[in-house]
RNA sequence: CACCAAGGGGAGCCCCGACAGGGGGCUGAGAAACUGCCACGCCUGAUCCAGACAGCGCAGUGACCCGUUGAACCUGAUCCAGUUCAUACUGGCGUAGGGAGGGUGCAA
Numbered sequence: 001c002a003c004c005a006a007g008g009g010g011a012g013c014c015c016c017g018a019c020a021g022g023g024g025g026c027u028g029a030g031a032a033a034c035u036g037c038c039a040c041g042c043c044u045g046a047u048c049c050a051g052a053c054a055g056c057g058c059a060g061u062g063a064c065c066c067g068u069u070g071a072a073c074c075u076g077a078u079c080c081a082g083u084u085c086a087u088a089c090u091g092g093c094g095u096a097g098g099g100a101g102g103g104u105g106c107a108a
Base pairs, nucleotide, nucleotide: 001105002104003103004102007066008065009064012026013025014024015023016022021040033061034060035059036058037057041053043051044050045049073098074097075096079092080091081090082089
């Protein structure tokens, strides 16, 4: 330096809307693709109740990123300044506090 891998990680913003788990757009590597379970909701059966659909919830898998040379990601943070409709972006905070720490090959 390259590669492999245990493992780690995130999923935002805006608009429309007959408000339905509907539609569209933006940034980004990625903005949840698949499976299972379930809450509420909605639909059907007149009610109880049962069944169907089934997530913005949970779990697993996948994609993507990071993998200690670690700003991948988390905290501070509903942070500060610029910019934007907003997120994103730029700078600060930041020599801050955390964060996954095995192997193989090549070169000197």
Background:
A computed fold for a 108-nucleotide RNA from Thalassospira marina, annotated as TPP riboswitch aptamer (THI element). Rfam family: TPP riboswitch aptamer (THI element). Rfam links the family to the GO term thiamine pyrophosphate binding. The prediction has a mean pLDDT of 79. The organism belongs to Thalassospira, within Bacteria.